The part of an RNA shown here (small-subunit ribosomal RNA, central domain) has 343 nucleotides and comes from a metagenome.
[in-house]
Context: one part of a larger RNA
RNA sequence: UUGGGCGUAAAGCGAAUGUAGGCGGCUUUGUAAGUCAGAUGUGAAAUCCCUCAGCUUAACUGAGGAAUAGCCUUUGAAACUGCAAAGCUAGAGGACAGGAGAGGAAAGUGGAAUUCCCGGUGUAGCGGUGGAAUGCGUAGAUAUCGGGAGGAACACCAGAGGCGAAGGCGGCUUUCUGGUCUGAUCCUGACGCUGAGAUUCGAAAGCUAGGGGAGCAAACAGGAUUAGAUACCCUGGUAGUCCUAGCUGUAAACGAUGGAUACUAGAUUUUGCACGAAGUGCUUGGUCGUAGCUAACGCGUUAAGUAUCCCGCCUGGGGAGUACGGUCGCAAGGCUGAAACUC
Repeated sequence: UUGGGCGUAAAGCGAAUGUAGGCGGCUUUGUAAGUCAGAUGUGAAAUCCCUCAGCUUAACUGAGGAAUAGCCUUUGAAACUGCAAAGCUAGAGGACAGGAGAGGAAAGUGGAAUUCCCGGUGUAGCGGUGGAAUGCGUAGAUAUCGGGAGGAACACCAGAGGCGAAGGCGGCUUUCUGGUCUGAUCCUGACGCUGAGAUUCGAAAGCUAGGGGAGCAAACAGGAUUAGAUACCCUGGUAGUCCUAGCUGUAAACGAUGGAUACUAGAUUUUGCACGAAGUGCUUGGUCGUAGCUAACGCGUUAAGUAUCCCGCCUGGGGAGUACGGUCGCAAGGCUGAAACUC
């Protein structure tokens, strides 16, 4: 390579948009590039195969025949693919009327709580633990009442609930804005699917500059514990956590399950909408389960079933996601990614 695979054994890119490419609905006509059929030529000889012949036989040799992928030319066929033209509406999209939603961005705003500051009351403890101590407190703490400052997060509602491509999104109000669902018709007429490169988004931590800093808290300091204790526990505490502008581009970025379409028993719940008496239809999220699949576990109309199309990836363990080179990054490091050797 072929083949076989990718939920858990190696293997689905973190996610999307989309270029090239690959693949692509129904009908008619044409064409004849692919395709199929016939014919001519070519396809050297030797070899291989068949039939004869020559050495006593065989090997060997000779003669004749057959065969030969493919290619050229030519004559046809027109189902399928392609191409050209014309049309269609079941895919796709749009118009119209409604709906639900922590989808996104910006601005404003609210209450509870923690901390700090000021004032009042008040007096000897408070705090903390398994038990203590460090720590705070007669310069008046803790507790309690009133006032103020500031930052961060939004109890209840809250749900196996909702929204988003993923990351993710939760007080309230306003503005701007994306997607999606339902309904009944109308319009466009295959406009579709996937997607190498590419581009954009991408938790937390981290980085740069400027702000901010209540609580929490790597590092660090102290107190304990212990044989030791660079920990677990306690008292403190700086980066950071927050905002603005940029960078980084990784996660058990998980459903460990790429995207799209069609088909294949049901039961029971659920979100949203429509019609509505029950219920039914579409849509969304769950649970169980038939056929089938699976090494088993399990999956099972939200498939890991049955098929098709396109992309990504795997090929024994370690060495190693390392070295080297390239490339990106301010750096940290990311992406790409071996071999020797060894079992």

Its mean pLDDT, the model's own confidence on a scale to 100, is 87. Rfam family: Bacterial small subunit ribosomal RNA.